This is a predicted structure of a 67-nucleotide RNA (transfer RNA) from a marine eukaryotic metagenome. Model confidence (mean pLDDT): 82 of 100. It matches the Rfam family "tRNA". Rfam classes the family as a transfer RNA. Rfam links the family to the GO term triplet codon-amino acid adaptor activity. The sequence is in RNAcentral, with records from MGnify.

């Protein structure tokens, strides 16, 4: 300086509901399995403070990771 968001790899705009894709579980298909549909569940956004009506997002400081 640059990152830390679901178990994993990652989105998140100018501050306004947290999200995809993999993966896990369930159904439905199959003699069965796999592979395709369908759907569920899964998050103190690395700790803590601070601004603000309102912070993943702006500011401090800590922790870790790369450089």
């Nucleotide at each position: 300086g640059c990152c830390a968001u679901a178990g994993c790899u990652c989105a998140g705009c100018u501050g306004g509901u947290a999200g995809a894709g993999c993966g896990a579980c369930g159904c439905u298909c199959u003699c069965g399995u796999a592979a395709a549909g369908c759907g569920u569940a899964g998050g103190u956004c690395g700790a803590g403070g601070g601004u603000u009506c309102g912070a993943g997002u702006c500011c401090c400081c800590c922790u870790g990771g790369c450089g």